[in-house]
RNA sequence: GGGGAUAUGGUCUAGUGGUAUGAUGCAUCCUUAGCAUGGAUGAGGUCUAGGGUUCAAUUCCCUAUAUCUCCA
Numbered sequence: 001g002g003g004g005a006u007a008u009g010g011u012c013u014a015g016u017g018g019u020a021u022g023a024u025g026c027a028u029c030c031u032u033a034g035c036a037u038g039g040a041u042g043a044g045g046u047c048u049a050g051g052g053u054u055c056a057a058u059u060c061c062c063u064a065u066a067u068c069u070c071c072a
């Protein structure tokens, strides 16, 4: 210098056009003499950034940034 992949709550992750799933962690409650385990409920995401297409974009297109990787 060229090619490819990835970016989603604190962490990991699903999601191929209609406001996002699960696990774990966190808070409260129940259970206990107390703790742990277990059960119930709740908070927490403007889906990396900008632009375009569309009635509507995490999703499709373009550009940029970061990380990983291949080639030279």
Stems, first nucleotide, its partner, number of pairs: 001071007010024003018055001026042005048064005